[in-house]
């Protein structure tokens, strides 16, 4: 100091609430159906990592094989961190943010 030590994107996980479904519960209704309220409630959608898995695409960097074009194969590390805001139906390890700080 984040700099090719790069850039994007897919699944999917830790975590997260409560839009919609379910599920409890209250009231009304009651022959069944239903209809509102409230509770996140170990469940389905859901949202979801810089510092969490795993893929996959452009790039970088070496090497390999070639007359040249094409084209193979390895590598691409590390990573303590608030408080406050932001979005959504809500909340979060989401966004601010590899920020601020701190080693």
């Nucleotide at each position: 100091u984040u700099c090719a030590a790069g850039g994007a994107g897919a699944a999917c996980u830790a975590g997260g609430g409560u839009u919609c479904c379910g599920g409890c519960u209250c009231a009304c209704a009651g022959g069944g159906a239903g209809u509102g309220g409230g509770c996140g409630c170990u469940g389905g959608u859901c949202c979801g990592a810089g510092a969490g898995u795993u893929c996959u695409c452009c790039g970088g960097u070496c090497c390999c094989a070639g007359g040249g074009a094409c084209g193979g194969g390895a590598c691409u590390a590390c990573a303590c961190g608030g408080a406050g805001g932001g979005a959504u139906a809500a909340a979060a390890g989401c966004c601010c943010g590899g920020g601020a700080g701190a080693c």

Source information:
This is a predicted structure of a 103-nucleotide RNA (Guanidine-I riboswitch aptamer) from Pseudomonas sp. BAY1663. Model confidence (mean pLDDT): 80 of 100. RNAcentral records the identical sequence in 5 taxa. The RNAcentral record of the sequence draws on ENA, Rfam and Ribocentre.